[in-house]
RNA sequence: GACCCCUCGUGCGGCACCACCUCGCCGAACUCCCCCAGGGCCGGAAGGCAGCAAGGGCAAGUGAGCUCUGGUGGGUGUGCGGGGGGUCCCU
Numbered sequence: 001g002a003c004c005c006c007u008c009g010u011g012c013g014g015c016a017c018c019a020c021c022u023c024g025c026c027g028a029a030c031u032c033c034c035c036c037a038g039g040g041c042c043g044g045a046a047g048g049c050a051g052c053a054a055g056g057g058c059a060a061g062u063g064a065g066c067u068c069u070g071g072u073g074g075g076u077g078u079g080c081g082g083g084g085g086g087u088c089c090c091u
Stems, first nucleotide, its partner, number of pairs: 001088013015073005021065005032057003040049003
């Protein structure tokens, strides 16, 4: 100096699993949000107020999944760096 092996750290990737990531279901039946027919209330009227049901949305819950995001792991691939060992060559 070249090559090989072991080991530690680290970057990227792969794989597996999980999630507060994705997609369903359900959906506040004690008090969520929006919008509120009818009906109610105020008003002489115009119009206004609160607001049940229906409708829409979002939590909680629940099921599935890994395309995205994040996490964890390895008898995982590879790059770089530290440490240890071996073989060969040169001086």
Bacterial small signal recognition particle RNA from Promicromonospora sp. CA-290254, 91 nucleotides, folded computationally. Of the family's consensus pairs, 96% are formed in the model. A source record names the gene ffs. Its Rfam family is "Bacterial small signal recognition particle RNA". The family's RNA type in Rfam is non-coding RNA gene.